Source information:
Small-subunit ribosomal RNA, 5' domain from an uncultured prokaryote, 507 nucleotides, folded computationally. The coordinates come from a structure-prediction model, not an experiment, and the mean pLDDT is 83.
Context: one part of a larger RNA
RNA sequence: ACGAACGCUGGCGGCGUGCCUAACACAUGCAAGUCGAGCGAGGUCCAUCUGGUGGCAACACCGGGGAAGACCUAGCGGCGAACGGGUGAGUAACACGUGAGAAACCUGCCCUGGAGAUCGGGAUAACCCGAGGAAACUCGAGAUAAUACCGAAUACCCAGUCCUGAUCGCAUGGUCGGUAGAGGAAAGAUUUAUCGCUCUGGGAGGGUCUCGCGGCCUAUCAGCUAGUUGGUGGGGUAACGGCCUACCAAGGCAUCGACGGGUAGCUGGUCUGAGAGGACGAUCAGCCACACUGGGACUGAGACACGGCCCAGACUCCUACGGGAGGCAGCAGUGGGGAAUCUUGCGCAAUGGGCGAAAGCCUGACGCAGCAACGCCGCGUGCGAGAGGAAGGCCUUCGGGUUGUAAAUCGCUUUCGGUGAUGACGAAAAUGACGGGAAUCACAGAAGAAGGUCCGGCCAACUACGUGCCAGCAGCCGCGGUAACACGUAGGGACCAAGCGUUGUCC
Numbered sequence: 001a002c003g004a005a006c007g008c009u010g011g012c013g014g015c016g017u018g019c020c021u022a023a024c025a026c027a028u029g030c031a032a033g034u035c036g037a038g039c040g041a042g043g044u045c046c047a048u049c050u051g052g053u054g055g056c057a058a059c060a061c062c063g064g065g066g067a068a069g070a071c072c073u074a075g076c077g078g079c080g081a082a083c084g085g086g087u088g089a090g091u092a093a094c095a096c097g098u099g100a101g102a103a104a105c106c107u108g109c110c111c112u113g114g115a116g117a118u119c120g121g122g123a124u125a126a127c128c129c130g131a132g133g134a135a136a137c138u139c140g141a142g143a144u145a146a147u148a149c150c151g152a153a154u155a156c157c158c159a160g161u162c163c164u165g166a167u168c169g170c171a172u173g174g175u176c177g178g179u180a181g182a183g184g185a186a187a188g189a190u191u192u193a194u195c196g197c198u199c200u201g202g203g204a205g206g207g208u209c210u211c212g213c214g215g216c217c218u219a220u221c222a223g224c225u226a227g228u229u230g231g232u233g234g235g236g237u238a239a240c241g242g243c244c245u246a247c248c249a250a251g252g253c254a255u256c257g258a259c260g261g262g263u264a265g266c267u268g269g270u271c272u273g274a275g276a277g278g279a280c281g282a283u284c285a286g287c288c289a290c291a292c293u294g295g296g297a298c299u300g301a302g303a304c305a306c307g308g309c310c311c312a313g314a315c316u317c318c319u320a321c322g323g324g325a326g327g328c329a330g331c332a333g334u335g336g337g338g339a340a341u342c343u344u345g346c347g348c349a350a351u352g353g354g355c356g357a358a359a360g361c362c363u364g365a366c367g368c369a370g371c372a373a374c375g376c377c378g379c380g381u382g383c384g385a386g387a388g389g390a391a392g393g394c395c396u397u398c399g400g401g402u403u404g405u406a407a408a409u410c411g412c413u414u415u416c417g418g419u420g421a422u423g424a425c426g427a428a429a430a431u432g433a434c435g436g437g438a439a440u441c442a443c444a445g446a447a448g449a450a451g452g453u454c455c456g457g458c459c460a461a462c463u464a465c466g467u468g469c470c471a472g473c474a475g476c477c478g479c480g481g482u483a484a485c486a487c488g489u490a491g492g493g494a495c496c497a498a499g500c501g502u503u504g505u506c507c
Base pairs, nucleotide, nucleotide: 001505002504004503005502006501007500008499011379012378013377014376015375016374017372018371019337024335025334026333028332029331030330033079034078035077038076039075041073042072043071044070045069049064050063051062052061053060054059086290087289088288096214097213098212099211100210101209104208105207106206107205111202114199115198116197118152119151120150121149127142129140130139131138132137157184158183161180163178164177165176166175167174168173188195189194190193216262217261218260223253224252225251228250229249230248231247232246233245234244235243265287266286267285268284269280270279271278272277292313293312294311295310296309315326316325317324318323343369345368346367347366351365352363353362354361355360382412383411384410385409392403393402394401395400416448418443419442420441421440422439426434451496452495453494454493455492456477457476458475462491463490464489465488466487472479473478
């Protein structure tokens, strides 16, 4: 010093922190939706109208119908779901840190500028009908829409190709210019002035890639390597590259430690230390990796995708035995393991994120509250007076000493806690979970609030009794065998204090 644990004890508050072990298995709920201003369809409400019953009538009750409009949404479609949140298994690696890279690249949404938005087509879900199945769900027939899908046109522009000029480079080739030019777009909506759609260029931010250097142990691991090292042709990628493939060459790495084994996420930092250094990598922040185990791709601007898909495996569950369903290393919570680590809470009020024109919806991110002295910090448990130095305890040389101004007693105060009242900031117009919380005022009354360890030396603090190498103590030296300041108890004392000790680990 600590993400601590254990023992004894425990008043309040603020701010933090809280499965270090089984990346063990998980009941239950929630954690990613949103848009009706893209689309068809459906549902609810509803005026005029209309039927029935009762009534003299006004009217009342029960229906039918359904315009405009309002609200809702299963499906198609768009965006998001690749963020945010978790964990540290794996990884000794361009994973991380740092520096660099014109001749290797990509980039949805947002911002700026410019051009276009023309003509057509065929489907499909929802729906309806039928069928199968225990279920999950599936199959067949019919019908329909779009900002879904397809074709054509146009081309400011773009890509790429041929020819050509200039320039740069060791080279493949790069940059700039001229000429020809096969090929390549689109979608609309509404509340009518906005939001979208298409092409291209630029910027920001993000991402991929390459290289130099840096940071563990082991030689009781000394040789390792066949796509291996390089070349050519081809393929592939957003892009360079043995990334892949065919052929050719026989290379490449290594005592400056290759290869193998062990251990480990890396860093900003944290702890310690005068520093140099050593140890560590919880919380917070950046990067990486993973998502039951292993493999794979699809979609997409972005994934080889925690709450997506497919295959295989282990496990669990349902089943009508034919077949299906699942993945908390999200937030709570359960079992288990363990010395040990919290509530199945409240709220979207704030900050931030997704969608939407907006209203708004969603958000276990987040903001709060709860539990735990787990840590740090602050405060309190009273203050003054009070000697016949009371009683009691302990010691005693029996005179007394000590506990000790300590108590009693008298006077005073009321922090914190309690009760009552008032009551902000956090919120920009509205909107406050926290919360009748903070704070302020009033009231009562010293009232409700002290323990732990130690006292032989190191090391601050001593006597009595008990015990008698016993019982016991102990970090080291060592104590105890009849006067033990070292064991046990008591009185007294020392040191810390809502803590005090012990254990563990690091410096």